Two RNAs folded together computationally: RNase P RNA and transfer RNA, 361 nucleotides in total. Rfam match: Bacterial RNase P class A. Its family is annotated with dimeric ribonuclease P complex, ribonuclease P activity and tRNA processing in the Gene Ontology. Rfam classes the family as a ribozyme.
RNA sequence: CGAGCAGGCCAGAUGGUCGCGGCGGCGCAAGCCGUCGAGGAAAGUCCGGGCACCGCAGGGCACGACGGCGGGUAACACCCGCCCGCCGCGAGGCGAGGACCAGCGCCACAGUGACGAACCGCGGAAACGCGGGUGAAACGGGCAAGCUCCGUCGGGUGCAAGACCGCGCAGGGGGCAAUGGUGCGGCCCGCACCGCUCCCGGGUAGGUCGCUAGAGGCGGGGGGCGACCCCCGUCCCAGAGAGAUGACCGUCCAACGACAGAACUCGGCUUACAGGCCUGCUCGGCCU
RNA sequence: GGGGCUGUAGCUCAGCGGAUAGAGCGCCGCCGUCCUAAGGCGGGCGUCGUGGGUUCGAUUCCCACCAGCCCCU
Numbered sequence: 001c002g003a004g005c006a007g008g009c010c011a012g013a014u015g016g017u018c019g020c021g022g023c024g025g026c027g028c029a030a031g032c033c034g035u036c037g038a039g040g041a042a043a044g045u046c047c048g049g050g051c052a053c054c055g056c057a058g059g060g061c062a063c064g065a066c067g068g069c070g071g072g073u074a075a076c077a078c079c080c081g082c083c084c085g086c087c088g089c090g091a092g093g094c095g096a097g098g099a100c101c102a103g104c105g106c107c108a109c110a111g112u113g114a115c116g117a118a119c120c121g122c123g124g125a126a127a128c129g130c131g132g133g134u135g136a137a138a139c140g141g142g143c144a145a146g147c148u149c150c151g152u153c154g155g156g157u158g159c160a161a162g163a164c165c166g167c168g169c170a171g172g173g174g175g176c177a178a179u180g181g182u183g184c185g186g187c188c189c190g191c192a193c194c195g196c197u198c199c200c201g202g203g204u205a206g207g208u209c210g211c212u213a214g215a216g217g218c219g220g221g222g223g224g225c226g227a228c229c230c231c232c233g234u235c236c237c238a239g240a241g242a243g244a245u246g247a248c249c250g251u252c253c254a255a256c257g258a259c260a261g262a263a264c265u266c267g268g269c270u271u272a273c274a275g276g277c278c279u280g281c282u283c284g285g286c287c288u
Numbered sequence: 289g290g291g292g293c294u295g296u297a298g299c300u301c302a303g304c305g306g307a308u309a310g311a312g313c314g315c316c317g318c319c320g321u322c323c324u325a326a327g328g329c330g331g332g333c334g335u336c337g338u339g340g341g342u343u344c345g346a347u348u349c350c351c352a353c354c355a356g357c358c359c360c361u
Stems, first nucleotide, its partner, number of pairs: 001284010012252007020037007039259001043270002046268005051158004058189004063154005068082005083097001084095004098149002103147002105143003119132005162209003171200006180194004216235008253257001289360007298313004306344001314333001315331005337353005
């Protein structure tokens, strides 16, 4: 210098004017002042938790997920370390990686033969042994991301969960049923309750809480190879309910900056992403 | 918020892990006709939605993503 591997980071900055939402203060009100106001993925909703209700979730079957060994964690299908296998010259990358003498099933073409059969050659009296060829795999095989077995885990529903206040109303008809029905969801047991269901008609569709302080961010110290854990200090960082974060101007970055917009919340995974920066390493070439 | 299905030729669809992936309609070429249609003969025109993985081998099995459709609330 070229080609590459792994890990991490930024996601325009700053000033002014106008506009929008939450909270606090002032004001009779209009409004004014202060403060805060999207992301690394807020996304897909693919996993796992918290939380809430149901009958406190008990037993069995079924179903689903996972599967080397050890560790981390609230938990996981996530992460870390190591082993093994495959790929790469290498740095590294990928791996659902338990069990096919418990059983069933499948194994194209080639090949005598792909599971209970056997070709050729040599040796041997024979049983049999050795070798050859085909093939991914052949006297003992291969496939479980085929059924299955073993082990572990999983109750269901989801903030329209659910709690409270307020307002309003009118019943009528049909069907099913106590070896039944509903709660309960694929089934049974067990548990609780006594009605359930369809159609027509009537009423409501205000508000408050849940709702953001959290397995939280930042800084420092310590333990551990690491994932991660512990301690101390400090900070408060969106919470709407038709749903707020935008526009313009000036200066700067090498021109204007991609993907994309929170609705209960957290940890992961996956996917999208302009331009740029940092660290470590590998291979090749050249120079000293 | 929750659940399910589909994607294969231009269109509609088949396709027990072992094809060169098929069928009908369409399309193209030739014959036929004065010309066209019908008819006859020939031709498959395809990243199996995309990317990985399992396997000797994948349209088929598994995972992720993309697109479309349906159902419940």